A computed fold for a 91-nucleotide RNA from Firmicutes bacterium UBA2598, annotated as c-di-GMP-I-GGC riboswitch aptamer.
The sequence was found by an Rfam model in a public genome assembly.
Its mean pLDDT, the model's own confidence on a scale to 100, is 82.
Taxonomically the source falls in Bacillota (Bacteria, Bacillati).
RNA sequence: UAGGAAAAAGGGCAAAUCUGUCGAAAGACAGGGACGCAAAGCCAUGGGUCUAAAGUCCCCCCAGGGGGCAAUGAUUGCCAGGCUGCCGGAC
Repeated sequence: UAGGAAAAAGGGCAAAUCUGUCGAAAGACAGGGACGCAAAGCCAUGGGUCUAAAGUCCCCCCAGGGGGCAAUGAUUGCCAGGCUGCCGGAC
């Protein structure tokens, strides 16, 4: 310097799922649990995806309800981009 020898060690993280808490939901957090991960460390900046309380439009028997649209929500363990970093090998 590039980037992980379809590699390994010590160590790290932790999907599904269970319990508890929070939330309208998606989901988050803590503890258990491991499918996986060489950035599965950090950042919602672009795209994607999920949700739809509030908003908005429509419908009905006007009482409440149903439906459509739509992030100010969520996701970095969907992809890209930015920042940082351990170990080993190669040059």